[in-house]
RNA sequence: GGAGUCGGCCGGGCAGUCGCUCCGCUUCGGCGGGGAGGAAAGUCCGGGCUCCGCAGGGUGGGAUGCCAGGUAACGCCUGGGCGGCGCGAGCCGACGGAAAGUGCCACAGAAAAUGUACCGCCGAUGGCCUUCGGGAUCAGGUAAGGGUGAAAAGGUGCGGUAAGAGCGCACCGCGCGGGUGGUAACAUGCCGCGGCACGGUAAACCCCAUCCGGAGCAAGACCAAAUAGGGACGCAAUGGCGUGACCCGCGCUGCGUCCGGGUAGGUUGCUAGAGGUGCGUGGCGACGCGCAUCCCAGAUGAAUGACUGUCCUCGACAGAACCCGGCUUACAGGCCGGCUCCCUCC
Numbered sequence: 001g002g003a004g005u006c007g008g009c010c011g012g013g014c015a016g017u018c019g020c021u022c023c024g025c026u027u028c029g030g031c032g033g034g035g036a037g038g039a040a041a042g043u044c045c046g047g048g049c050u051c052c053g054c055a056g057g058g059u060g061g062g063a064u065g066c067c068a069g070g071u072a073a074c075g076c077c078u079g080g081g082c083g084g085c086g087c088g089a090g091c092c093g094a095c096g097g098a099a100a101g102u103g104c105c106a107c108a109g110a111a112a113a114u115g116u117a118c119c120g121c122c123g124a125u126g127g128c129c130u131u132c133g134g135g136a137u138c139a140g141g142u143a144a145g146g147g148u149g150a151a152a153a154g155g156u157g158c159g160g161u162a163a164g165a166g167c168g169c170a171c172c173g174c175g176c177g178g179g180u181g182g183u184a185a186c187a188u189g190c191c192g193c194g195g196c197a198c199g200g201u202a203a204a205c206c207c208c209a210u211c212c213g214g215a216g217c218a219a220g221a222c223c224a225a226a227u228a229g230g231g232a233c234g235c236a237a238u239g240g241c242g243u244g245a246c247c248c249g250c251g252c253u254g255c256g257u258c259c260g261g262g263u264a265g266g267u268u269g270c271u272a273g274a275g276g277u278g279c280g281u282g283g284c285g286a287c288g289c290g291c292a293u294c295c296c297a298g299a300u301g302a303a304u305g306a307c308u309g310u311c312c313u314c315g316a317c318a319g320a321a322c323c324c325g326g327c328u329u330a331c332a333g334g335c336c337g338g339c340u341c342c343c344u345c346c
Stems, first nucleotide, its partner, number of pairs: 001342010012311007020035006037317001041328002044326005049216004061212005066080005081095001082093004096207002101205002103201003118146002120142003125139002128135002154172006173196001174194005179188003220268004230259006239253005275294008312315001
C1' cells in the first nucleotide's frame, strides 16, 4: 500500500421567531421545565401486569432438541464440543433416536435393501464335443473390472482361487468394552475384543426427553346523565282490559318514593422501571453484586411541527399508544477499535 474479517458508535449542528402536548408555579397576563427510535416497524418468541377458569391426574395438541452456564423467562445470549466452508482472521449448522415399528427413495440402472447380475470373469466339479493337445459354455460359480445413479453392502496391498470374495493376513477405517483427560458434550497414535453387524431419509409418520391453562390495556377498576326496562314499598276507583258460560283465581294496566344494573360521557390503569449513568468488584464471557447519582414522552381525533439565518461531509430507514427482554427485517453516509492474508521498503 492492497484485500478481508469481527465488534462498537453516530444518524445533520447552532441561533432566533411562531405554534402543539404534558407537568409545575401563577397576580390568570403569562413564566419555567420535559417532549420519538435504533429500529418506535413485523407482531415472530419470552415475561411482568389484569380478568376468567382453576390449582390434581390422564388423553390430545403445540414448541424445543449436542454440552455447560447466564437470565424473571425464552425458540434469546455466552463459552465449549462435533460436522462443513475458508490459506487465515473467521463464518455456517432443527446438531436426540434409523439393531422399536411403518413408509418413501423420481430418472437411470440388473438391483434402491436380508439382498442384485446387463456387459464381463471363470467354468475347478457334473454333463456336451474332441484329432485326447483341448474346445464351446448347458448346469453352475463370482462380484475383482466396466456401466447406471445423489447414493450400490468398507479401502489399499499381499496371499489365496478355476475365477473371485474379510476367504486369510498387515495397515487404515468402523464398532464394542475398559483406562485416561474433561463438570459435561466429547477426545484419545493408551489397552483389549469383533471380520465388520443390517444404505439414506425423522423441516416423513413415529419414539424419547423437557416445557406450555385461556384471553388480552378495546385487559381491568371507579364515578355516572337523558330515554327505555327491572325490583321493593305505599296510595286509589275494590276500578279498566284479557282469560272464562259465570264466580273465585291468575296476568296486564295508573300515581308517588326509594333501590339496583347498564349505555353515552368522564376518571383511572399510565409510566420510577428486571430503568439510565459513573466508579469499584467477581467471572474467559453472557452476566452478577455493592456504592453514588439522575428522572428521561404519556397523547385519546390522538402533540413532538413550521419559518428564517448560518455552517458542513447537504442528511438514509422510518414515527410512541400498558410495559420490559429478545429475534427478524429496513437503513444515504460517516467514525473508532481488534485481528488475518498478500506485496513492497528499512